[in-house]
RNA sequence: AUGAUGGACCCGAGAGAGAUCGUGCUACGGCGCCGAAGGGGAACGCAAAAGCUCUCAGGCAAAAGGAUCGGAUCCGGACG
Numbered sequence: 001a002u003g004a005u006g007g008a009c010c011c012g013a014g015a016g017a018g019a020u021c022g023u024g025c026u027a028c029g030g031c032g033c034c035g036a037a038g039g040g041g042a043a044c045g046c047a048a049a050a051g052c053u054c055u056c057a058g059g060c061a062a063a064a065g066g067a068u069c070g071g072a073u074c075c076g077g078a079c080g
Base pairs, nucleotide, nucleotide: 006075007074008073010071011070012069013068018031020030021029022028023027032060033059034058038056039054040053041052
């Protein structure tokens, strides 16, 4: 103080990929596949880092989740 970066919570938007096979079937396992929670690599370095990459985790009807974007409230207090 017409309050930066950031954080919490709520609302809206939000992609990809088999409603595949087996079984005691909202699950687990097999095979195939996706990339947008998280994690590893890239990424050595003063420091930081991708929507790239891996697919450990996660996911592949709907629901849920979902990086990220927009908005509201609150916390916080940088420049000035």
This is a predicted structure of an 80-nucleotide RNA (Glycine riboswitch aptamer). Of the family's consensus pairs, 89% are formed in the model. The coordinates come from a structure-prediction model, not an experiment, and the mean pLDDT is 78. The sequence was found by an Rfam model in a public genome assembly.